Overview: Large-subunit ribosomal RNA, domain IV from Nocardiopsis chromatogenes YIM 90109, 361 nucleotides, folded computationally. NCBI's taxonomy places the organism under Bacteria, Actinomycetota, Actinomycetes, Nocardiopsidaceae, Nocardiopsis chromatogenes. The coordinates come from a structure-prediction model, not an experiment, and the mean pLDDT is 88. It matches the Rfam family "Bacterial large subunit ribosomal RNA". Its family is annotated with structural constituent of ribosome and ribosome in the Gene Ontology.
[in-house]
Context: one part of a larger RNA
Parts: sequence; structure tokens; C1' cells
RNA sequence: CCGUGGUUAAGGAACUCGGCAAAUUGUCCCCGUAACUUUGGGAGAAGGGGAGCCCUGUCCGGUGAUGGAACUUUGCUUUCUGAGCUGGGUGGGGUCGCAGAUACCAGGGGGAAGCGACUGUUUAUUAAAAACACAGGUCCGUGCGAAGUCGUAAGACGCUGUAUACGGACUGACGCCUGCCCGGUGCCGGAACGUUAAGAGGACUGGUUAGAUCCUUUCGGGGGUCGAGGCUGGGAAUCUAAGCGCCGGUAAACGGCGGUGGUAACUAUAACCAUCCUAAGGUAGCGAAAUUCCUUGUCGGGUAAGUUCCGACCUGCACGAAUGGCGUAACGACUUCCCCGCUGUCUCAACCGCGGGCCCG
Repeated sequence: CCGUGGUUAAGGAACUCGGCAAAUUGUCCCCGUAACUUUGGGAGAAGGGGAGCCCUGUCCGGUGAUGGAACUUUGCUUUCUGAGCUGGGUGGGGUCGCAGAUACCAGGGGGAAGCGACUGUUUAUUAAAAACACAGGUCCGUGCGAAGUCGUAAGACGCUGUAUACGGACUGACGCCUGCCCGGUGCCGGAACGUUAAGAGGACUGGUUAGAUCCUUUCGGGGGUCGAGGCUGGGAAUCUAAGCGCCGGUAAACGGCGGUGGUAACUAUAACCAUCCUAAGGUAGCGAAAUUCCUUGUCGGGUAAGUUCCGACCUGCACGAAUGGCGUAACGACUUCCCCGCUGUCUCAACCGCGGGCCCG
């Protein structure tokens, strides 16, 4: 010096991001126990008192020695007495130590707020949480050879189940609630009209040429025009599905939920008016919030002093209603603030063990 233990005057969180670590508390019995509450809880709330050993009294049990009694029954019968031993409760007296739950073992407590209802689950090896799950809620699909899933298929799961079932999505106990918008996207329904594929259809048209005909010729041929039938290339009208267009519905589907100007007899503000735009312009509740930039907003509380915290205000940069809103008892190795107790965390360090390092020999 490092590691790991122990003790410490006075103070007692002044330490620090933060009481991290340590200390306090700790068992059993008795008394006593608040707000709040879903009446179960909260609660071991909190806060107090007692605890060893010896003698003695008393009470309640267990066992049942001895002696006695009863008999239509002489029995492994019934009953009375209650010695001794023994378990426990409760008084009185005494006694030892600093200390009697004497060691080990063995809750610190309270107040307020946020988040998540809860018990659970999770990043094996830096995250245990406010994340996931959850019971409950809602929507959508599915009538059974179900939907869905795996597989090319056979087949299997779903299910030896049958809509109080199964699958999918979102939300997440409970309480009070869950507003407006269907213009866009999605989904569902509709089928008149428009558009629309392959296919059907074959008007019309191109090529080829048996042949016909015209020109020319060195009579061998060469060139032009027309061209049946067959083969072949192209091809319009017309017929024709879903889809899309179109018409409706649907937001606990994806999502969205305004601006400007003016106005009241102090001022300020604007219940009110006007106007533009929109599918509709944010309702209830909450709000500087796990959301507030400006911001350490302003006021109040707590402190001698408070960028945090609590209560309010509302100017919500940029809350808001199952991407749920607001509350909420209980719960939490969660997060934040305060208080009591307690302490070497600190003022400020000291000493004592154990293990190691290092130095000297």
C1' cells in the first nucleotide's frame, strides 16, 4: 500500500449524482395501533411494556398410588377419594451480572408523488424495469371436411373441440368514462352504367400461284398486269369475369380533430359578431406533466439558503379519450422528494486483528 474484519471522543449525512456502504431494527408474550380502503386490507402499522435463576402461594390440565363404596350383573365393571410425578398460567418474596430473546440466528420506521393494478416473465455472459405477460374489455373471422397453421401432396394440428367454441388484432384489475370526422387509405355490401384479359368471332386485307393476258426475244428465254382454289400473315364490329371506376356502410379499422379580424360603461379579457378554409375542427378529464422549447415560467409549501420535490395557475413550442383518458385501496430488489432513528459516508482521522504486496536482513 492492497484486500478483508473489529472498535472509536465530540458532532451526526456536513459525505455523495444519490445515505452507496455501514450502522440501527431483529425472537416470543402482552398492551396499543392513523389516514385511506375494493371492507379483504392497511398492520408486525406506528408506539410502548415484559423475558435469567432460587424460594413460596394459588389456579387450570395430564397421569392415577392408597383407601373406601355400589351390584338382579362379581366384571379387563361402575363410582368416590386424590399421594406422588408432570405440563402450563398467574401472584408474592429473594438473588447475581454492565448486560437474562445474554452466543449463532434474527424486519429500521414513517410521510408524499410518478409509473405499472396485483403474483408472475425477460436481455444465459453490462439493463429485472415504467418493458412482456396477466385476469377483464372490444372488434374481426369461422357452421365444421370450420376459419387459421404446417406440408408439393397424402396427411396432421385446430379437436376426439362445435360459436359460453376456435383463430386473429388492439386494450390491459377495478371505478367513472370513452366525444366529433367516412374526404384519403383499408375492409364490408351493391350491382344499373363505364372500363377491362385470355377466349370466341372473322367484316376486311396482305403474301404465295395453277392459269389468263400484254410487251419483248438471239426463239432458249426475259419483263409487266390480273389471278381461281389451297396454304399462309394481319385483323374490325360483336359476345365476355373478377378488378377498377361508380353508389353506400364502417373509426375499441389505419388515421384526423383550423385560421383571421372586431366587440362589454376604468383597464384587461371576450360570453358575442363577422369572415376564410375543412371530412370534421379536440368534447369530458388532465395539464411547465416519464409530454413545457422559451424555463430555474409565476404563486404557495417545505429549507437559514431548494434548477429537484409537493400543491396550484393555464400562455398545452408539441396532453387527450381502448396507439385508451382521468382516478384508485393493495402490491413493487422500480423512479423521485421529505422526516425520525442510526451510524467512520463525512468533519478527520486513529488504533487493533487476519491474508497478501513491498523494503531490510